[in-house]
Context: one part of a larger RNA
Molecule: large-subunit ribosomal RNA, domain VI
Organism: bioreactor sludge metagenome
RNA sequence: UGUAGGAGAAUUGAGAGGGGCUGUCCUUAGUACGAGAGGACCGGGACGGACGAACCUCUGGUAUGCCGGUUGUCACGCCAGUGGCACACGCCGGGUAGCUAUGUUCGGAAGAGAUAACCGCUGAAAGCAUCUAAGUGGGAAACUCGCCUCAAAACUAUUUCUCCCGAGGUCUUUAAGACCUCCUUAAGUUCCGCAGUAGACUACUGCGUUGAUAGGCAGGGUGUGUAAGGGUAGUAAUACCUUGAGCUGACCUGUACUAAUCGAACGUGAGG
Repeated sequence: UGUAGGAGAAUUGAGAGGGGCUGUCCUUAGUACGAGAGGACCGGGACGGACGAACCUCUGGUAUGCCGGUUGUCACGCCAGUGGCACACGCCGGGUAGCUAUGUUCGGAAGAGAUAACCGCUGAAAGCAUCUAAGUGGGAAACUCGCCUCAAAACUAUUUCUCCCGAGGUCUUUAAGACCUCCUUAAGUUCCGCAGUAGACUACUGCGUUGAUAGGCAGGGUGUGUAAGGGUAGUAAUACCUUGAGCUGACCUGUACUAAUCGAACGUGAGG
């Protein structure tokens, strides 16, 4: 820009892409077969490998400042208690959310159709024979569907539902015409703002006071591991009690305290 008015949702699927792997064991059955040795088809079941997708309950990883420990040094006047630097965490022990695999779940299929080689039925040409000439059946991981994803620019531009939109006049080439005046600016969309299940930007999604969108706050969870201060014991280091204490990013729930203010623009008027 188009899809013959505009808009919001839903929808079909022409077409395109993905996927399609395979082993071992048990059973049928030591059966059929075979002198024996050996040893099935068909059917049923279980467990795997590799590959792939999704996810984070579990097992782990990471987690740059969530908690703790600790060395050197500097600072806060000193003690105590803290903070800075030592990496772009000083080092170390843990670790929530998120992300993640080595973790978890699931997948390949079943089924249908038409077939290949091949196997048939009926059957003439050619009194026989012949799967073929007429007719007709079976038959493969391949093909077409079936499963997953995209998909109407599929220009043959699908379909369905819902929503929205005024009067008067002039001209002539009388047309679903062109233009003018007044009024109107719909449905809806965007800008803008708060954000994230989204993200390079854009896009997408949620929310914007008729509000829980983010922050804050409150409660909870999780993590860390017994804060500070005080007391007791000890010369002291330290230990014990107060105390599973204190602190706690991203998690959950609630709560308008803060910020989503006020607004602006686009889009018209019934449609060849």